[in-house]
RNA sequence: UUCGACCUUCGGGGCAGGGUGCAAUUCCCGAUCGGUGGUACAGCCCACGAGCGCGCAAGCGCAUGAUCCGGUGCGACUCCGGAGCCGACAGUAACAGUCUGGAUAAAAGAAGGAGAUA
Numbered sequence: 001u002u003c004g005a006c007c008u009u010c011g012g013g014g015c016a017g018g019g020u021g022c023a024a025u026u027c028c029c030g031a032u033c034g035g036u037g038g039u040a041c042a043g044c045c046c047a048c049g050a051g052c053g054c055g056c057a058a059g060c061g062c063a064u065g066a067u068c069c070g071g072u073g074c075g076a077c078u079c080c081g082g083a084g085c086c087g088a089c090a091g092u093a094a095c096a097g098u099c100u101g102g103a104u105a106a107a108a109g110a111a112g113g114a115g116a117u118a
Base pairs, nucleotide, nucleotide: 002116003115006113007112008111009110010109017029018028019027031098032097033087034086035048036047037046038045043085044084051062052061053060054059067083068082069081070080071079089101090100091099
């Protein structure tokens, strides 16, 4: 430096206040949050993860949301300014990104260690 059927640790945040109603943190006003890798610093550019099915497993298949304008710059849909938009599955006294649950789980991966290799 490189490698992977090794080990350890880490690895997701968020409805204040108000309205209607028998009932809503689910509707309405308003509030609020933003996993991982890549790339000029990204929820909405590319890719991945969380779900479901099959499989002993490796893995395979299905599903998988959303952005524009101006400025700076060699370079930005990433920065700065402005205005927008989006959000798995199951549950519920009433429809959920935010409540409860699968989950004291798992993963994208991150850091460290040991080993092998040059």
Molecule: FMN riboswitch aptamer (RFN element)
Organism: Anaerolineales bacterium UBA5797